The part of an RNA shown here (small-subunit ribosomal RNA, 5' domain) has 535 nucleotides and comes from an uncultured candidate division SBR1093 bacterium.
Context: one part of a larger RNA
RNA sequence: AGCGAACGCUGGCGGUAUGCUUAACACAUGCAAGUCGAGCGCGAAAGUGGCUUCGGCCACGAGUAGAGCGGCGGACGGGUGAGUAACACGUGGAUAAUCUGCCUUCGGGUCUGGGAUAACCCUGGGAAACUAGGGCUAAUACCGGAUAAGACCACAGGUUUCAUGGAACCAGUGGUAAAAGGCGGCUUUCGGGCUGUCUCCUGAAGAUGAGUCCGCGUCCCAUCAGGUAGUUGGUGAGGUAAUGGCUCACCAAGCCAAAGACGGGUAGCCGACCUUAGCGGGUGAUCGGCCACACGGGGACUGAGACACGGCCCCGACUCCUACGGGAGGCAGCAGUGGGAAUCUUGGGCAAUGGGCGCAAGCCUGACCCAGCAAUACCGCGUGAGGGAUGAAGGCCUUCGGGUCGUAAACCUCUGUCAGUAGGAACGAUGGGUUUCCGUGCUAAUACCACGGAGACUUGACGGUACCUACAAAGGAAGCCCCGGCUAGCUCCGUGCCAGCAGCCGCGGUAAUACGGAGGGGGCAAGCGUUGCUC
Repeated sequence: AGCGAACGCUGGCGGUAUGCUUAACACAUGCAAGUCGAGCGCGAAAGUGGCUUCGGCCACGAGUAGAGCGGCGGACGGGUGAGUAACACGUGGAUAAUCUGCCUUCGGGUCUGGGAUAACCCUGGGAAACUAGGGCUAAUACCGGAUAAGACCACAGGUUUCAUGGAACCAGUGGUAAAAGGCGGCUUUCGGGCUGUCUCCUGAAGAUGAGUCCGCGUCCCAUCAGGUAGUUGGUGAGGUAAUGGCUCACCAAGCCAAAGACGGGUAGCCGACCUUAGCGGGUGAUCGGCCACACGGGGACUGAGACACGGCCCCGACUCCUACGGGAGGCAGCAGUGGGAAUCUUGGGCAAUGGGCGCAAGCCUGACCCAGCAAUACCGCGUGAGGGAUGAAGGCCUUCGGGUCGUAAACCUCUGUCAGUAGGAACGAUGGGUUUCCGUGCUAAUACCACGGAGACUUGACGGUACCUACAAAGGAAGCCCCGGCUAGCUCCGUGCCAGCAGCCGCGGUAAUACGGAGGGGGCAAGCGUUGCUC
C1' cells in the first nucleotide's frame, strides 16, 4: 500500500460497485424453455338464451380451452471449480486429414403414387407411476416410382498447377440418392391457371461455429531413478466428419528418461488484479475469453451440433410414496433452509438490451433491467457560519499568586446543504405496436405483399423515483484509537513484581508521562482500532 474479509466500539445522508473464500455438504416450497392453428387431424366445459313428454335437446360460448401427431428450439443463455500438470490454457502455425442447422449470394428443381399411426372410440390390467389389445383418421410424419445439371461411388484416360486423399480444364462408361406444401390476391369451364410471400430439394461459394495436429511457454519434491506389452514401429482391416494403436489380426523389438522419464503432492488456465522506482514477487473474486463438471460411476440414442445441468438407460449411495407387487427424485439456475467467524429478498417487470419460436400480432425468458438488505469497498456531502472576555459557572492542575479547558459556551446576527413536509415532474421510447393516406417496387392488376414518408391512437417495472420549487427550523446528525522510545502527543490520583500492559525494546517490588481512572493533548473521522493474508 492492498483485501470478495471477519471481530470490537460507534454510526447522519447520497452515488457507484461488490456480497457462501467453508460442506462439488444435504435440500422443504415456488419459479428458471418453450413456441408455432400460416404443417395436421380431433375437440370440450362453466355460463347465457330457447324448447321440453322434465329424461333431455338446440344455439351462442367456440373451432375457443385442451391434449395429441409434426417442425424448430431444449448443445444457447445461467451456475460451479470438483477433476485436470494436460495440446487443458496462452501464443504462433497446419488441415493436400475435416464437419458446419439457422443466415447471405449464385445455379437448377419441387413430377407421380402408396400404406400406416397417435389423438379419438371400445374392452382390459394396476394402489399409483403407468400400461395391453381391438377399431377409425390426417399431415410439411413415413415409404415407393420418375427425373439428375451438378454431387457421390467404381472403372479407366489426358493437360496444367501443385504435392500425403488439393484445384482447374477436356472427354467416357456403369451405378446410387431428391423434394412438401402453407397463407394472401385475381381469375375459373370448379379440373385448374396467373401472381406475391414463407417454406422444401439439390449443387457451388461465403460467413459463423466447431473438430484434429504441431513449435514454444506453463508449480513443488530426486528422501520419486528407472518407466512402458497396445507398450514403439510396420502391413492389412475396421471405425470416424476427419489423421492416428483410435480399435483389431499378424510381424518386428522397439519407445521414453538427470535438458528429470515414471511416481507423489498441489492447482482450472489466460486477459488481468495487488504491490514495486523498476526488475521481480503474490493472486486468478467481480467483468471478458477458453476448458471441465452437473448426486458418484458407466453407456449410448436423437440430432447440423451432446455422450446432453432442469433428456434416456444401467449400477451405487441417499431421500420420499406404496395397497409391499412396485414406483418417484437430483438447486455447482433464481430466491430460500440447515452448516459456518462470515457473504443478501422465498421482491417487481419483460418498459429497455439480448435470446427461442412464430409471416405477424404475440408468447416464453430468476438471461437481463430494476428495487430490497449489508459502512463490505471507493467517492462525495453534512453534523453549521460570523461576532462574542467579566476570559462566567464548573472540572483539572497549582509554587495558592495563578494557569488551563477557552471564543470554547452563554448571548447577538445570519445561512439552509442533508434529513422532514408540500407542490410540480422526467430522460431512458429519435424505439416498438395498431390503423388511415401518399409514393416506389413486385405483378396482368388500381388486389396482396415488401420498403420509405406523413397523420391519428397507443406502450415504463424502476416511480410520483431522479430533478426543480416552496415552507419551517441550529433545530435531528461524532465517534474510535493513542500519548515511555520507535511515533505526533503530559500531568494528577489510585495500585504497589499485585492488578495489569505489551508489535519490538520492555513497564509494575510506595512519588509509574508504560497498569486503572481523571483533566489535558495527539491522530484519523462515519468511521476508528484489532486479527488474518499478500507485496
Overview
Rfam family: Bacterial small subunit ribosomal RNA.